[in-house]
Predicted 3D model of a 360-nucleotide RNA (Bacterial RNase P class A) from a Gemmatimonadales bacterium. Its Rfam family is "Bacterial RNase P class A". Rfam links the family to the GO terms dimeric ribonuclease P complex, tRNA processing and ribonuclease P activity. Rfam's curators write: Ribonuclease P (RNase P) is a ubiquitous endoribonuclease, found in archaea, bacteria and eukarya as well as chloroplasts and mitochondria. Lineage of the source: Bacteria > Pseudomonadati > Gemmatimonadota > Gemmatimonadia > Gemmatimonadales. The sequence is in RNAcentral, with records from ENA.
RNA sequence: GGGGUUGGACUGCUGGUCGCGGGCGGGAAACCGCUCGAGGAAAGUCCGAGCUCCACAGGGCAGACUGCCAGGUAACGCCUGGGCGCCGCGAGGCGACGGACAGGGCCACAGAAAACAAACCGCCAUCCGGGCAACCGGGUGGUAAGGGUGAAACGGUGGGGUAAGAGCCCACCGCGGGGCCGGCAACGGUCACGGCACGGUAACCCCCAGUCGGAGCAAGGCCAAAUAAGCGGCGAGGUGCGGCCCGCACCAUCUGAGCCGCGGGUAGGCUGCACGAGGUGACCGGCGACGGCCACCCCAGAGAGAUGACCGGCUCCCGGCAACGGGAAACAGAACUCGGCUUACGGUCUGACCCCAAUC
Numbered sequence: 001g002g003g004g005u006u007g008g009a010c011u012g013c014u015g016g017u018c019g020c021g022g023g024c025g026g027g028a029a030a031c032c033g034c035u036c037g038a039g040g041a042a043a044g045u046c047c048g049a050g051c052u053c054c055a056c057a058g059g060g061c062a063g064a065c066u067g068c069c070a071g072g073u074a075a076c077g078c079c080u081g082g083g084c085g086c087c088g089c090g091a092g093g094c095g096a097c098g099g100a101c102a103g104g105g106c107c108a109c110a111g112a113a114a115a116c117a118a119a120c121c122g123c124c125a126u127c128c129g130g131g132c133a134a135c136c137g138g139g140u141g142g143u144a145a146g147g148g149u150g151a152a153a154c155g156g157u158g159g160g161g162u163a164a165g166a167g168c169c170c171a172c173c174g175c176g177g178g179g180c181c182g183g184c185a186a187c188g189g190u191c192a193c194g195g196c197a198c199g200g201u202a203a204c205c206c207c208c209a210g211u212c213g214g215a216g217c218a219a220g221g222c223c224a225a226a227u228a229a230g231c232g233g234c235g236a237g238g239u240g241c242g243g244c245c246c247g248c249a250c251c252a253u254c255u256g257a258g259c260c261g262c263g264g265g266u267a268g269g270c271u272g273c274a275c276g277a278g279g280u281g282a283c284c285g286g287c288g289a290c291g292g293c294c295a296c297c298c299c300a301g302a303g304a305g306a307u308g309a310c311c312g313g314c315u316c317c318c319g320g321c322a323a324c325g326g327g328a329a330a331c332a333g334a335a336c337u338c339g340g341c342u343u344a345c346g347g348u349c350u351g352a353c354c355c356c357a358a359u360c
Stems, first nucleotide, its partner, number of pairs: 001356011012314007020037007039331001043342002046340005051216004063212005068082005083097001084095004098207002103205002105201003120147002122143009155173006174196001175194002178191005220271004230262005237251005278297004283292003315328005
């Protein structure tokens, strides 16, 4: 100098004018003043919780989810650290990463054979026939080294051995169970042994271990016009025919019409609802996730609806010697609240590390 990996912070700032929502104050009111007013994802609603109501003796079945180890946390399917496997020269990235001798199922096509192995072409021995011979054809037997098929073929490489071969024998590697050492553990290292027995698939059923009651702020609580049942009191009349009288009709007359009250809880209002697993900054412990402690701060909250607009300046880009002119800034937007994950996204700042080249 170039290329790359992985964390963290931020999401325009500032001045003016006008406007919107909440709270507080003033005012008789109109209105005025002060103050607060979106996000890193407020999103998807995928996990885990708080809170609320309902259900619940105890145990089991079914079902769902999780699945290397240790730690963190209120909890988690999240995070941190570690192990193992795969990818990358590397920094680093990715991984549903328990069990395939408990049992069942499945393994397309190709291929002789896809699981109690088997033999298509070969290789070897022997017999028969043919040929002067080299050799050719057929039968029987041995073999699994070589070829061929496949995603996968019953250990791999090399040597010995053999008629040809073969863990038949040996060395190394792999595998298996065992001892010792390191580690809390996952796991790693090492030593001798076993001649190799055990294909794959559990994101198929299944087995093992662990976790799990349901519904959700339209939860739930309080106040309470209207209205039915019910209860209590008063009670002999009440209602309609336009006001009054008469009259008529209907309902009642102690098994009570009507009125009043209680009750109940629809409309509506209040609450839940903003001090919380809260934020910021030091210090301490820890590799870290995180924890402890101290100080300071109060920070939207609704009707589903507010949280903005315009004009300057700064920043960045383009043109121009300059004055200046032109242009750019994403994804998105609270509704009970937190912790995560995932997804969308223009740009700025910054830490650590890796690789390549050159120079000293």